Annotation
Model confidence (mean pLDDT): 80 of 100. Transfer RNA, 74 nucleotides, folded computationally. The sequence is in RNAcentral, with records from ENA. Rfam family: tRNA. Rfam classes the family as a transfer RNA. The same sequence occurs in records of 2 taxa.
[in-house]
Parts: sequence; structure tokens; C1' cells
RNA sequence: CGGGCUGUGGCCUAGUUUGGUAGGGCGCUUCGCUGGGGGUGAAGAGAUCGCAGGUUCAAAUCCUGUCAGCCCGA
Repeated sequence: CGGGCUGUGGCCUAGUUUGGUAGGGCGCUUCGCUGGGGGUGAAGAGAUCGCAGGUUCAAAUCCUGUCAGCCCGA
């Protein structure tokens, strides 16, 4: 220098092939059951998707650029 993969709540992860409310597990908060801060059940808060721009009525998803990590080639 060229090419490829990955990046989504505090942590892990699904969703990208078909653009249409961002879902799940762990953790956290509150409440119930329980002698109990263990166990269990219910409810709730928390991410607009690495960053910037573009297309579109609408973008995590498509296009362009760019950053970080990893891999391959020179």
C1' cells in the first nucleotide's frame, strides 16, 4: 500500500440475504411469596446500532468516506 472479517444497553448476543416499533440472556431498580440480603414470581429503567455523509416516505440493514481490532497478500 491492496483485500477480507468484526464493531448493536454495564457485559454477551439476535436482527442485515426481504429497508418498515431495536429483541433476548446475565446484571440493575421496585414489588409479591419466604424466617431471610438465599430461592422464586411479577413489573420497570437502560442502546436509535463505531463515526461522518448520501439515497429513500422510512436505514442497524443499501451506497460513499473514515476510525479501531483481527486476518491474508505485497